This is a predicted structure of a 507-nucleotide part of an RNA (small-subunit ribosomal RNA, 5' domain) from an uncultured bacterium.

Context: one part of a larger RNA
RNA sequence: GAUGAACGCUAGCGGCAGGCCUAAUACAUGCAAGUCGAACGGUCCGCAAGGACAGUGGCAAACGGGUGCGUAACGCGUAAGCAACCUGCCCCAUACCGGGGGAUAGCCUGGCGAAAGCCGGGGUAAACCCGCAUAGUCCCUUUCUGUUUCAUGGCAGGCCGGGUAAACAUUUAUGGGUAUGGGAGGGGCUUGCGUCUGAUUAGUUAGUUGGCGGGGUAACGGCCCACCAAGACAGUGAUCAGUAGGGGUUCUGAGAGGAUUGGCCCCCACAUGGGUACUGAGAUACGGACCCAACUCCUACGGGAGGCAGCAGUAGGGAAUAUUGGGCAAUGGAGGCAACUCUGACCCAGCCAUGCCGCGUGCAGGAUGAAGGCGCUCAGCGUCGUAAACUGCUUUUAUCUGGGAAGAACUGUAGUCCUGCGGGAUUAUUUGACGGUACCAGAGGAAUAAGCACCGGCUAACUCCGUGCCAGCAGCCGCGGUAAUACGGAGGGUGCAAGCGUUGUCC
Numbered sequence: 001g002a003u004g005a006a007c008g009c010u011a012g013c014g015g016c017a018g019g020c021c022u023a024a025u026a027c028a029u030g031c032a033a034g035u036c037g038a039a040c041g042g043u044c045c046g047c048a049a050g051g052a053c054a055g056u057g058g059c060a061a062a063c064g065g066g067u068g069c070g071u072a073a074c075g076c077g078u079a080a081g082c083a084a085c086c087u088g089c090c091c092c093a094u095a096c097c098g099g100g101g102g103a104u105a106g107c108c109u110g111g112c113g114a115a116a117g118c119c120g121g122g123g124u125a126a127a128c129c130c131g132c133a134u135a136g137u138c139c140c141u142u143u144c145u146g147u148u149u150c151a152u153g154g155c156a157g158g159c160c161g162g163g164u165a166a167a168c169a170u171u172u173a174u175g176g177g178u179a180u181g182g183g184a185g186g187g188g189c190u191u192g193c194g195u196c197u198g199a200u201u202a203g204u205u206a207g208u209u210g211g212c213g214g215g216g217u218a219a220c221g222g223c224c225c226a227c228c229a230a231g232a233c234a235g236u237g238a239u240c241a242g243u244a245g246g247g248g249u250u251c252u253g254a255g256a257g258g259a260u261u262g263g264c265c266c267c268c269a270c271a272u273g274g275g276u277a278c279u280g281a282g283a284u285a286c287g288g289a290c291c292c293a294a295c296u297c298c299u300a301c302g303g304g305a306g307g308c309a310g311c312a313g314u315a316g317g318g319a320a321u322a323u324u325g326g327g328c329a330a331u332g333g334a335g336g337c338a339a340c341u342c343u344g345a346c347c348c349a350g351c352c353a354u355g356c357c358g359c360g361u362g363c364a365g366g367a368u369g370a371a372g373g374c375g376c377u378c379a380g381c382g383u384c385g386u387a388a389a390c391u392g393c394u395u396u397u398a399u400c401u402g403g404g405a406a407g408a409a410c411u412g413u414a415g416u417c418c419u420g421c422g423g424g425a426u427u428a429u430u431u432g433a434c435g436g437u438a439c440c441a442g443a444g445g446a447a448u449a450a451g452c453a454c455c456g457g458c459u460a461a462c463u464c465c466g467u468g469c470c471a472g473c474a475g476c477c478g479c480g481g482u483a484a485u486a487c488g489g490a491g492g493g494u495g496c497a498a499g500c501g502u503u504g505u506c507c
Stems, first nucleotide, its partner, number of pairs: 001506003005503005012359006018352002020317001025315003029312003034059003039056002042053004066270003075195008085187003090183008098132001100130003107122006138163003143158006168175003196242003203233003208230004213225003245267004250259003272293005295306004323349001325348003331345001332343004362393004372384005399443005407434001412429007451496005456477003462491005472479002
């Protein structure tokens, strides 16, 4: 000097930021992921228009949010590569959307169960499911020509044969679907280099290292398997053990360097412990599924339910860390043609001197140098001290009164104009949690506001009293045994100041 700090004393206000570093311990309660009726049939309300409800279906739920357990690793950083790859939504381009069939939930009904729920029968719709047709700039197989690469091969073109698609809706112009190519953005994989400590860890390794063939994957690969060979790594530290998420940064330092990874941003890992796959463009999926385990809860004892390292909050642990708040007004996200709905992301407010920054606690005059305290060489003098009183002035802040935002652009509704009739432009109106907040004006009145540490040297600041190697102080040197500037108190002084000191940690 710094700090996600804590503790002691003290405390007026505002702005901005930060706030479980410990138990990745256990969690009561509420909320945190839905949406679409312009995909579908139904039930209910309604005269109708229309609306509500659960279900099928679509998209989303793989984002956003949390935490740092694990991990010494292609995890991260950086520089490259994929002639070995994938990509929903979005953008561009081309072509197409013909004709059939089937099931099932909801519903009705029967049964079982305490419940969670389960089983059977009947019947129904779709953008649900399945064939058929059509198709190439698609795929497979055999193969030819040209061109190119160090090379496995790539690119362009061609012949024979084979294969693969769709879904419609409505307010009639939009939305949607299928195939193919390209783009954007995202992801997967590979490699060089860098990346903590220990040798009181010296040998390690059998799918191990390589080959051939096959399987698997979006894709390369012992990723997996059969066979063959005996390799591979290691004193430039393998293996083992310990510790640890990595980086941008941040702190310190003249620099070199050292330390750090809390807030914010990028990447990774995890979601009670362990394992597994399903769905899907994408997960081996925090608020999805299944199994095992520990724990908690319900039970009619037969059986069931659960997962805050989301936001609040509770218990516990701890020196220590906040509200079971408001709002979707803005920004962003999901769904929807849209209106809109949802959003503990986010925007705000609340608590805390935890930090940084700013402001204030008054200004000018005023010597009977008042009273009082303290000190002394004590009729008196020095000092606190222009300090107070007193006189004049000001009113930031606080208090009260009145006015009062920006953040709002959209969207919707109505009018006008243009139009390719989808829409666009423009005018009016409508939309603010924060908030009657910020800010502005006014009123009265010095009124509402100073502490903490230190004063032997380092180190700015000195005397008196008490104590008497006692009581005590102390960062180091060291003070204290009767004149202590070092202990305790007082007066005075010094330094910082809404803070000041102490302790911990880093340079």